[in-house]
Predicted 3D model of a 584-nucleotide part of an RNA (large-subunit ribosomal RNA, domain V) from Nitrosopumilus sp. D6.
Rfam family: Archaeal large subunit ribosomal RNA. Its family is annotated with structural constituent of ribosome and ribosome in the Gene Ontology. A reference for the family is Cannone et al. (2002), "The comparative RNA web (CRW) site: an online database of comparative sequence and structure information for ribosomal, intron, and other RNAs", BMC Bioinformatics.
Context: one part of a larger RNA
Order: sequence, then C1' cells, then structure tokens
RNA sequence: CCAUCGCCUUCCAUCGGGGAGAGAAGACCCCGUGGAGUUUUACUGCAGCUUGUGCUUGUGGUAUAGUAAGAAUUGCACAGGGUAUCUGGGAGCUAUGCCCAGCGUUCUCCGGGAUGCUGGGAAGCAACGAUGUAACACCAGACUCUUUUUGCAGUACCACUCAUCCAGUGAAGACUGGAGACACGUGCAGGUGGGCAGUUCGGCUGGGGCGGCACCCCUUUGAAAAGAUAUCAAAGGGGCCCAAAGUUGAGUUCAAACGGGGCAGAAAUCCGUUGAAGAGGGCAAAGCCAAAAACUCGACUGAAUGGGUUUCCAAACGCACGGAAUCCAUAGACGAAAGUCUGGCUUAGCGAUCCUUCGUGUGCCCACUAUUGGGGCCCGGAGGUGACAGAAAAAUUACCCCAGGGAUAACAGGCUCGUCGCGGGCGAGAGCUCCUAUCGACCCCGCGGUUUGGUACCUCGAUGUCGGCUUUUCCUAUCCUGGUCCUGCAGCAGGGGCCAAGGGUGAGGCUGCUCGCCUAUUAAAAGGGAACAUGAGCUGGGUUUAGACCGUCGUGAGACAGGUCGGUCUCUGCCUGAUGGAAG
Repeated sequence: CCAUCGCCUUCCAUCGGGGAGAGAAGACCCCGUGGAGUUUUACUGCAGCUUGUGCUUGUGGUAUAGUAAGAAUUGCACAGGGUAUCUGGGAGCUAUGCCCAGCGUUCUCCGGGAUGCUGGGAAGCAACGAUGUAACACCAGACUCUUUUUGCAGUACCACUCAUCCAGUGAAGACUGGAGACACGUGCAGGUGGGCAGUUCGGCUGGGGCGGCACCCCUUUGAAAAGAUAUCAAAGGGGCCCAAAGUUGAGUUCAAACGGGGCAGAAAUCCGUUGAAGAGGGCAAAGCCAAAAACUCGACUGAAUGGGUUUCCAAACGCACGGAAUCCAUAGACGAAAGUCUGGCUUAGCGAUCCUUCGUGUGCCCACUAUUGGGGCCCGGAGGUGACAGAAAAAUUACCCCAGGGAUAACAGGCUCGUCGCGGGCGAGAGCUCCUAUCGACCCCGCGGUUUGGUACCUCGAUGUCGGCUUUUCCUAUCCUGGUCCUGCAGCAGGGGCCAAGGGUGAGGCUGCUCGCCUAUUAAAAGGGAACAUGAGCUGGGUUUAGACCGUCGUGAGACAGGUCGGUCUCUGCCUGAUGGAAG
C1' cells in the first nucleotide's frame, strides 16, 4: 500500500414491530330528580265539535200541568128525626129572609144537597130532651173537594212580521222574493277532544334491564356473654280480630299414660290412679303464666275524662308521627275487704301540611245585613298518602343530543379456577385364572391458564371488535420422522410408557364462519401461546348506525343473541426498531 472480516460514528433509501402512535372531552353501557323528537286508553290544559241555558227577541192564537189571590161550591161509618169538615164565641136568629108546589141546571154515598124562574103561605129554626167521641140556630176564622176569573214563571203546537239572515236589482237611499224569532252572533255551564301544548315517566340493585322488596313495622339467628351493628344473609310474620276473646270477683286444673267399663273399634262419653305443664293462652316467634295470665260462672263497661313526668322508635347532640310505663285530680265498676281496673299476658296491627266533614261551647274574633245567614280561631275525631317524614304523573328513540363516569357493563389484560384441559394416590371391578398387557367405578390430591364463568383492579378528554389472507417466533401435554422399555409382543401389524421440539404437519367441497362434517391423498395431515399474535399490513363476508321487507310482540311510537337486501376502513413516518446501501 492492497484485499477480506469485525466494530464505531454519520448519512441515504425502503419497511411498518413498538411508542397501549396521531386524529375526535366514546356514538356502545351506566349515571344526571340534563334535553329533545315521536306515540298513547300517562297527567294537566287549549283550540275544535256538540248539548243545555241567558241576551239579541217582537205580535197573536190553541191545548195543558204548577203556583198565588178573589168569587162560588163540597164534607154522609153506626146511633141519632137527619148528609155532624174543624176550632172559638154563643141564647137567641130570621122579612135583603124562611117554608110549600111546579118547571129547569148541577153534584151525589141515589137517601138527598146546592141553585135559577114562576105561583102560593106566615110562621120556621135553635135551645131543652134523646143519640153520639163530638150537637146543631146565628157570627168569626181555618182545612178539604170541585168550578170559574185574574196574575206569575212555564211546556207543546200553529200562525204572523218588524229584528236578523239569504238571493236578486240599484250609484245610493232602498225595493222585490225566500227564511224567520229559528238561525247567525255572544255570555255561562256539561260532554267530547294527542288536532295542539306543557310536563312527568320513583328508588334499592355484585353494571343496567327482567325478577324481587331486602322501601314502614314485629320475632329468632347471624351478633363476636353490656348496648349498638351490614349484605338481593338464614327462618318466619304484620297492615287485623274480639261488645267479649274487655274489667272485676269466685270456683276449677291441663296434655298424656295406665287400669276398669254395653253397643264403642287405635281413637267418642264415664270411673279410678299417676301427672310442674310434656296443654292452653285469637294469630308469627321468643319470653312469661298452675288455688294462674289457662277453663267455667256472676255482676259490670276503666275499650273513662282532664293534666304531669319518664321512656322506646333514635347506642353520643337533636329528631316528627306512633307505641309503652308511671303519677295526680274527677266520676265510676267489681270485691266482705285488702285491693284491682286508663282494653286484650308482653313485644307487630300504622300516617304531616292544605282541603272536606263531624262533635263540643248561653267560648273568642272579623265583615256585611231587614232576616235566615257568612268567614276565621281555640279543643277533640274521621276521610290518606304501603315509594309508609307523605310531588298530582305513561311509553319509546337504531333519528338522537349534552354533561360526566373506568364510582359501572360489553373486547382485551389482572386475580380466581367452580367449569374446562391434563396428571397423580387408592384399587372395587372387567380382563378364563390374575388389580396394574390393557381398561378402571366411588373417594382423595394436584398442575395448567388455550373454554365458560365469577370479580370490577387498569383503561370510557377512545388501547379499533369476529373470520380470512400475509409474515415471524416460542411452548410440549409428540401426529410423523429418531432412540429405548413393557406387552394378554412368534413374525407382519398393533397397544401402552420414557427421552427427544432438529425438520415436517399439505390439498379440495359446504358455510362469513372459528369449529365441524365430507372427499381423495400422505410418513403425518398434533395441540397451543404471542392484546382469542398480526386493520398507521390487506380484506370487510359476519356482527354493530342511518334506508327497506317478512315473522312475532305491542293500541301505538317502536322492539326482537329472529331472518333478509344495501351500506365512506383516515394518516406526507418524529423517535425507536428492521432491511439494503454509502462515507469517514
């Protein structure tokens, strides 16, 4: 000095493994007493429609029921001379009247009553007596039946024209025709009313939903020997019932067993003995109870009224409703009395404001008034909120939106390993005999982290999700190839172990498939991991937006691990890494 190999530094190109690469305060999921769209037999309203009624709205007639007033009329049980409405006055009343006859009208209980006209007469009625619940003449008032007149507010129908409306004509005043107090309009009230509007669409929760109520109470366990104590922990109850199943006084003793005894039996009623409770106490459980708290009987209503204190709910401060205990006063019940009694032997059986309603009272306040009357307060009850300290309340959203959450799900990871896969111990039994050539029940002990679960620890200001293609590496619990042992291995071919991961483990049909089934080969067509390796490498068939169809469900909007057709896959490479190259 040249060549080769290795190393260092710098650079160029390519690639796309990593930077849980960039992009976008996740669109899935949950949450918010957030929103919006849509639906409806959600709630509450509003248009609209409809019905009634008042006004607009006037005239006349017919028929009717009601009410008020005026006039007239009616009033019969039997007895009694007789057609006695009721009450009061009453000893007289009557010529404005009474009686008789005839002819009419009307009512009738068929006896008669009332009344009009004509003719005639001068006395008649009541009291008294009799009958009877009641006694008559005459006067006054009232009830009732019927008739009639008037007023009021009506109802039904008929008719009219002047309001009003329609059509026509006219420049207009207006006129003609039709309708007509109906309709139109308007006030008030009832019904209907997703046509429209506003709003709501609970909570707990081993994600949410579905389910359930663990949302208000009671008993036992959990509960760790004071008290308190959680879970969608375990076992169960309550939302009443009872005028006796309450109060009090007295008497009695239960269940069961054994013995005896007609029908009568295992078991009916009866007798005897034993019998601290093994019964019963309205109901859950626990506690408690025998001259009783059980069973039977008598008398009662304390299942009272008004106050105070303590206590549980509610372990410390505070805490409503509700529950309990105890004391005082008043009036009582039972008991001879002592005494007991403010419901049930004790612990469950329950409910604010507002509103409505009831009770109590010579209570209180306010306003108006001619009066009846109105509103509120004080005290005590009832009507109910069970999501039980109590809004008045349905769905749907894949057309969706916002604020957030890894406080909470789906993928992946972590932990766990019931399930899954693999192995071991023991060896009942099968294997002619014989546990272990081979198979191996029941039971027991492990390993793995490829299944499916559980959990909710990381990630929701985003870690791209199935399968295929491509490409690489690792494990062995070995399918083939290699070595070796046992055999119920003669040989060939097999069966079962041990060592071994160097290499290999392919093709096709169906399906989006992984898987699986099938076909022909092959030495063999082994199993797995790497974010179910691999989308800044590809694809996009499936799943998983918006369109649409079918089936099913739903009143509907819509929904469906049901089916079906269609459906935008971004990134110029900074660092690192890899490959190839260059310079020093």